The part of an RNA shown here (small-subunit ribosomal RNA, central domain) has 347 nucleotides and comes from an uncultured bacterium.
Context: one part of a larger RNA
């Protein structure tokens, strides 16, 4: 190396756009590099292997054979692969007309609710618990009316609904702005897939610099339970949780299920078009989402046309447990840490 494999035993990278490489539809004709055939050189010898033969036998020598799977070069042959050439439209992609969305980026307004302020009623408790107790409260609390301050979130609609590559995105309105669908078959005429490295985005935390904080709420203080109780449970609270800018680059980043393309029964719901018709509810057909199922797969459990089926192109990843996602160098990063990653030992 060959094999074998990654849904749950190890094993799919968090996403993607993309270089380099790797693959790559139909068809005409040329080339002859690849592939095939045949011929010639060359492949020292021993040596392996075969047939014999020689030492009593063997090892072990000794003839002849095959063999040396190789490389050179000639001559031929074109299916395929490859390079040029010529057309094509099923692949891609553009265009025309539509449809639907919590796809993004910025600006504005809005109603509930929560805390605080002030003003009015009005009086003793209020809070909170398993049950208290710190706490608040006659310098008027708790409730109740009005009135403003401010922050942050958008009930209901809300759906195994929608959109987005993924992270993810929900009050209403405007702007800008990406993509998809669907029909027409107008236009290009393989323009395609996949991607080592490369880049861009990537929750929550954290980070830096300056805002902002109303509510919540690591740390931390008190109060309680408890043998303790650095907790669960309760009263407070700072960081932070929001905003701009820059960093971090990690997650059960999960469908534990890489991307792309064909193929393989069926049934029943949502959603988005478009066609017809028996026209007001049915039948066709693309395109997402779910549920159940048949081959067929799988240790099973399950998956089944949105496969974990049958293939096929390209990437990544796995090789008993621990020690270890560690150390040591590297890169990265303000740090925190990431990221690339061992061995000794051990069972």
């Nucleotide at each position: 190396c060959u094999g074998g494999g990654c849904g749950u035993a190890a094993a799919g990278g968090g996403u993607a756009u993309g270089u380099a490489g790797g693959c790559g539809g139909u068809u005409u004709g040329a080339u002859a590099a690849g592939u095939c055939a045949g011929g010639a050189g060359u492949g020292a010898a021993a040596u392996c292997c075969c047939a014999g033969g020689g030492c009593u036998c063997a090892a072990c020598c000794c003839u002849g054979g095959a063999a040396c799977u190789g490389c050179u070069u000639c001559u031929g042959a074109a299916a395929c692969u490859a390079u040029c050439u010529u057309a094509c439209u099923u692949g891609a992609a553009u265009c025309c007309g539509g449809u639907a969305g919590a796809g993004g980026u910025u600006g504005g307004c809005g109603g509930a609710a929560u805390u605080c302020u002030c003003a009015g009623u009005g009086u003793a408790g209020a809070g909170g618990u398993g049950a208290a107790a710190u706490u608040c409260g006659c310098a008027g609390a708790u409730a109740u009316u009005g009135a403003g301050a401010g922050g942050a979130a958008c009930a209901c609609c809300a759906g195994u609904g929608g959109c987005g590559u993924a992270a993810g995105c929900g009050g209403c309105c405007a702007a800008c702005u990406g993509g998809a669908c669907c029909g027409g078959u107008a236009u290009u005429g393989a323009c395609g897939c996949u991607g080592a490295g490369a880049u861009a985005c990537g929750a929550a935390a954290g980070c830096g610099u300056g805002g902002g904080u109303a509510g919540c709420a690591a740390a931390c203080a008190g109060g309680a339970u408890u043998a303790g109780a650095u907790a669960c449970c309760c009263u407070g609270g700072u960081a932070g949780u929001c905003c701009a800018c820059g960093c971090c680059c990690u997650a059960a980043a999960c469908g534990a299920u890489g991307u792309g393309u064909g193929c393989u029964a069926g049934u029943u719901g949502c959603u988005g078009g478009g066609a017809a018709u028996u026209u007001c509810a049915u039948u066709c057909u693309c395109g997402g989402u779910g549920a159940c199922g048949c081959a067929g797969c799988u240790a099973a459990c399950g998956c089944c046309u949105u496969a974990a089926g049958c293939a096929c192109a390209c990437c990544g990843c796995c090789u008993g447990g621990g020690g270890a996602g560690u150390a040591c160098g590297g890169u990265c990063g303000c740090a925190a840490g990431a990221u690339u990653a061992a061995a000794a030992c051990u069972c």
The full RNA is in RNAcentral, with records from ENA and Greengenes.